[in-house]
Molecule: transfer RNA
Organism: Turicibacter sp.
RNA sequence: GCGCCCGUAGCUCAGAGGAUAGAGCGACCGCCUCCUAAGCGGUAGGUCGCGCGUUCGACUCGCGCCGGGCGCA
Numbered sequence: 001g002c003g004c005c006c007g008u009a010g011c012u013c014a015g016a017g018g019a020u021a022g023a024g025c026g027a028c029c030g031c032c033u034c035c036u037a038a039g040c041g042g043u044a045g046g047u048c049g050c051g052c053g054u055u056c057g058a059c060u061c062g063c064g065c066c067g068g069g070c071g072c073a
Base pairs, nucleotide, nucleotide: 001072002071003070004069005068006067007066010025011024012023013022018056027043028042029041030040031039049065050064051063052062053061
């Protein structure tokens, strides 16, 4: 330099045109318990990497850029 894949909550990841953007773990609060752990219930937490475009409508499609991974040279 070229090609492919990935970027969504603190972490690991779903969601691949229209639903209020979700799960598990973690955090916090409560229940239970003599206390802790486990268990149970709840709450908060998101510019969906950035910009532009397509579309009535974009996390989702296209282009550029940034970052990460793999391969080729």